[in-house]
A computed fold for a 108-nucleotide RNA from Methylopila capsulata, annotated as Guanidine-I riboswitch aptamer. Lineage of the source: Bacteria > Alphaproteobacteria > Hyphomicrobiales > Methylopilaceae > Methylopila. Its mean pLDDT, the model's own confidence on a scale to 100, is 81. Its Rfam family is "Guanidine-I riboswitch aptamer". From the family's description: This family represents a conserved RNA structure found upstream of the ykkC and yxkD genes in Bacillus subtilis and related genes in other bacteria. The function of this family is unclear although it has been suggested that it may function to switch on efflux pumps and detoxification systems in response to harmful environmental molecules. Its family is annotated with regulation of gene expression in the Gene Ontology.
RNA sequence: GUGCAGUGCGUCUAGGGUUCCGGCCGUCCGAUCAGGGCGGCGCUGGUCCGAGAGACGCACUCUCCGCCAGCAUGCGGGGAGACACGGCGGGGCAAAAUCCCGGGAGGU
Numbered sequence: 001g002u003g004c005a006g007u008g009c010g011u012c013u014a015g016g017g018u019u020c021c022g023g024c025c026g027u028c029c030g031a032u033c034a035g036g037g038c039g040g041c042g043c044u045g046g047u048c049c050g051a052g053a054g055a056c057g058c059a060c061u062c063u064c065c066g067c068c069a070g071c072a073u074g075c076g077g078g079g080a081g082a083c084a085c086g087g088c089g090g091g092g093c094a095a096a097a098u099c100c101c102g103g104g105a106g107g108u
Base pairs, nucleotide, nucleotide: 007059008058009057010056011055012054015049016048020046021045022043023041024040025039026038027037028036029035060081061080062079063078064077065076066075067074083103085106089101090100091099
C1' cells in the first nucleotide's frame, strides 16, 4: 500500500423532533357557560422516528467434539464473533436525530 472478514432481523433504551392526540397562549363565534373555528408555542407527556461504536432475543458465520461403516448433507452439544475517537455537508419522512450517505472524510 492492497485484499478479505469484522453479519442480518426483531423488541426496546439513550436520543430526536412536531404529522396526529393532548397542553398552554392569542383571536373570533357562542349567551359571559359548555363547546367550536383560525393562528402560534416542543410544552412534562401519548402516537411517530430511533443507534456500527447501547441492551436483550432469534437467526447467521467460523471452529472443536459426537451421531451414521464412511464421505457429503443433516442433527446434537461446547466455544468464538474482538476492538471501535470521529466532523463539515447532504438525504428522506410531518420534522429532527447517535436514522441513511458512514466502521465514510479525517485522526490515533